[in-house]
RNA sequence: GGGGACUUAGUUCAGCUGGGAGGGCGUCGCGUUCGCAAUGCGAAGGUCGGGAGUUCGAUCCUCCUCGUCUCCA
Numbered sequence: 001g002g003g004g005a006c007u008u009a010g011u012u013c014a015g016c017u018g019g020g021a022g023g024g025c026g027u028c029g030c031g032u033u034c035g036c037a038a039u040g041c042g043a044a045g046g047u048c049g050g051g052a053g054u055u056c057g058a059u060c061c062u063c064c065u066c067g068u069c070u071c072c073a
Stems, first nucleotide, its partner, number of pairs: 001072006010025004019056001027043005049065005
């Protein structure tokens, strides 16, 4: 320098075909307990890496770009 994959909450990951942003763990609150652990219920937390474009509408499609992994040179 070139090819491919990935980028979504604190963390790890779904989201298939363009229309409602979600699960597990973690955090916080409440219940259960003398207390802790465990467990049940509830809540907070997101410019969907950044920018532009297409579209009535973008996590999803197109272009540029930051970063990570990998292959070739």
Source information:
This is a predicted structure of a 73-nucleotide RNA (transfer RNA) from Betaproteobacteria bacterium RIFCSPLOWO2_02_FULL_67_26. The sequence was found in a public genome assembly. It matches the Rfam family "tRNA". Its family is annotated with triplet codon-amino acid adaptor activity in the Gene Ontology. The family's RNA type in Rfam is transfer RNA. Model confidence (mean pLDDT): 80 of 100.